Transfer RNA from Ladona fulva, 72 nucleotides, folded computationally.

[in-house]
RNA sequence: GGCACGGUAGUUCAGUGGUUAGAAUACCUGCCCGGAAAGUGGGAGACUUGGGUUCGUGUCCCAGCCGUGUCG
Repeated sequence: GGCACGGUAGUUCAGUGGUUAGAAUACCUGCCCGGAAAGUGGGAGACUUGGGUUCGUGUCCCAGCCGUGUCG
C1' cells in the first nucleotide's frame, strides 16, 4: 500500500430505517444493618468525524480518522 471486519455509557456488549437507543458491570444515592458487605428501590452516564440518500438513519451510500486480521 490492497482487501475484509470493526468503532454505541467508565468497561464488556445488544440494537429490523420510525417506539423514550437498552442490558450487565462499575459510579452516585434511598431503604435495610449496631457498622460494613450482600440484598433491594431510584438516579446520572453513550452512537468516531464530515458529507450524501430519505418524510425520517446508530442502521443505507461516499470520504476521512483509529483499531484488528489478512495479502504483498
Annotation: RNAcentral holds the sequence, with entries from Rfam. Lineage of the source: Eukaryota > Ecdysozoa > Mandibulata > Insecta > Ladona. Its mean pLDDT, the model's own confidence on a scale to 100, is 81.